[in-house]
Context: one part of a larger RNA
RNA sequence: UGACGGGGGCCCGCACAAGCGGAGGAACAUGUGGUUUAAUUCGAUGAUACGCGAGGAACCUUACCUGGGCUCGGACGCAGCGUGCUUGUGCUUGAAAGAGUACAUUCCGCAAGGACGCGUUGCGAGGUGCUGCAUGGUUGUCGUCAGCUCGUGCCGUGAGGUGUCGGAUUAAGUUCCAUAACGAGCGCAACCCUUAUCGUUAGUUGCCAGCGGGUUAAGCCGGGGACUCUAACGAAACUGCCAGCGUAAGCUGUGAGGAAGGUGGGGAUGACGUCAAAUCAGCACGGCCCUUACGUCCAGGGCUACACACGUGUUACAAUGGCCGGUACAGAGGGCAGCUACCCCGUGAGGGGAUGCGAAUCUCCAAAGCCGGUCUCAGUUCGGAUUGAAGUCUGCAACUCGACUUCAUGAAGUUGGAUUCGCUAGUAAUCGCGCAUCAGCAACGGCGCGGUGAAUACGUUCCCGGGCCUUGUACA
Numbered sequence: 001u002g003a004c005g006g007g008g009g010c011c012c013g014c015a016c017a018a019g020c021g022g023a024g025g026a027a028c029a030u031g032u033g034g035u036u037u038a039a040u041u042c043g044a045u046g047a048u049a050c051g052c053g054a055g056g057a058a059c060c061u062u063a064c065c066u067g068g069g070c071u072c073g074g075a076c077g078c079a080g081c082g083u084g085c086u087u088g089u090g091c092u093u094g095a096a097a098g099a100g101u102a103c104a105u106u107c108c109g110c111a112a113g114g115a116c117g118c119g120u121u122g123c124g125a126g127g128u129g130c131u132g133c134a135u136g137g138u139u140g141u142c143g144u145c146a147g148c149u150c151g152u153g154c155c156g157u158g159a160g161g162u163g164u165c166g167g168a169u170u171a172a173g174u175u176c177c178a179u180a181a182c183g184a185g186c187g188c189a190a191c192c193c194u195u196a197u198c199g200u201u202a203g204u205u206g207c208c209a210g211c212g213g214g215u216u217a218a219g220c221c222g223g224g225g226a227c228u229c230u231a232a233c234g235a236a237a238c239u240g241c242c243a244g245c246g247u248a249a250g251c252u253g254u255g256a257g258g259a260a261g262g263u264g265g266g267g268a269u270g271a272c273g274u275c276a277a278a279u280c281a282g283c284a285c286g287g288c289c290c291u292u293a294c295g296u297c298c299a300g301g302g303c304u305a306c307a308c309a310c311g312u313g314u315u316a317c318a319a320u321g322g323c324c325g326g327u328a329c330a331g332a333g334g335g336c337a338g339c340u341a342c343c344c345c346g347u348g349a350g351g352g353g354a355u356g357c358g359a360a361u362c363u364c365c366a367a368a369g370c371c372g373g374u375c376u377c378a379g380u381u382c383g384g385a386u387u388g389a390a391g392u393c394u395g396c397a398a399c400u401c402g403a404c405u406u407c408a409u410g411a412a413g414u415u416g417g418a419u420u421c422g423c424u425a426g427u428a429a430u431c432g433c434g435c436a437u438c439a440g441c442a443a444c445g446g447c448g449c450g451g452u453g454a455a456u457a458c459g460u461u462c463c464c465g466g467g468c469c470u471u472g473u474a475c476a
Base pairs, nucleotide, nucleotide: 001476002475003473004472005471007470008469009468010467011466012465013464015460016459019423020422021421022420023419026315027314028313029312030311031310032309033308034306035305042053043052064301065300066299067298068297069296070295076124077123078122079121080120081119082118083117084116087104088103089102090101091100092099093098106115107114108113126290127289129288130287131286135284136283137279138278139277140275142273147186148185149184150183151182152181153162154161155160166177167176168175192267193266194265195264197235198234199233200232201231202230203229207224208223211222212221213220238261241255242253243252244251245250317416321375322374323373324372325371326370327369333364334363335362338357339356342353343352344351345350382413387408388407389406390405391404392403393402429452430451431450432449433448434447435446
């Protein structure tokens, strides 16, 4: 100087407390361990691995296994030699890859040779093989915590200290006062995006108040720019004003005004560093290793196994509910090998027509809710696993191993031990919708979007993590 303490002081955080909803019990989905296997490819392992890399494993992917092939190899370049092709049509063998083979067929040039290939030899290849403890780059975490440092000066023999401490204050090393320190840098804040209000400009594909036309109905038409909205610019919030407290910074107020009030809400933004943290399988790269194989092509299988254990989820156990009929209201996205209105067929998944739209124009497109009926506390009209049968769709191909539909079947489950997780407001809870990946889909996952919409916080003694000062130490 640090680190540590079941030392002290001050302070913060959904850290506890106060609440709401979950997990831990059930079934299923998914990941992991283990076991099994020819193979169940590899990585990730307290917090910071385990719906993680994977934002799509039937083939492909694919790296694994079994079997069959190739050896300048899948592509490209250079040099030497040989050859005439390229291309098309076949045949044999084969699971395919591949191997063998037949026929037809070049251009420029007198020639030499050249163009373009093929074969062969030699070189550059190739490796998801090893080392993340040789590395770059990127990332997680402490932590959006308020810290981490420097120049000069001063103090100390020196390591070093001071500044950065103290008194206040703040979300903040934020600011003020004091001060052997005076300044400065990286962080904080602000500048950026979005959302909440208003104005200006603009008015189509969006809108329709007033006027006219028109329809069974409809901005449907003429028209209009008022309104909504769209999208560019601007205004607005600064403790600016008032009152109280305070030297000040600042704090308090059911204060005023205001759409918004003290960081208005959300996002992006992550200091010096820590964990030899993660990644050589995104990529790059040093070293080592393989080179008729640890490279590469193909078929089939595997990654989907299953006495078991754990994590993360989905659906439930019901009446604030289930089922049936009627009826209303979003936002954000996507769409041409696409989204499809509308009509017909089918109980349905879907099929057949047909039209609009490369889209503020057409389309995908809501559910909880509301109104009425039924069920009456049961393993039930709860719950839907599992299984049987028949189908639909995608795709060369659904056996291993796809999703969905219909009929039948109708397990477990009656609120879950110890323990444990999330959340402070348009949040939790709950309801549906969209997108990426994608032929299809194992999505109940991920990322977004809106609809409905709470309860509670006395407080900081305790648990956990963190910041500052101080104290002890035989630790570095």
This is a predicted structure of a 476-nucleotide part of an RNA (small-subunit ribosomal RNA, 3' major domain) from an uncultured bacterium. Rfam family: Bacterial small subunit ribosomal RNA. Model confidence (mean pLDDT): 80 of 100. The full RNA is in RNAcentral, with records from ENA and SILVA.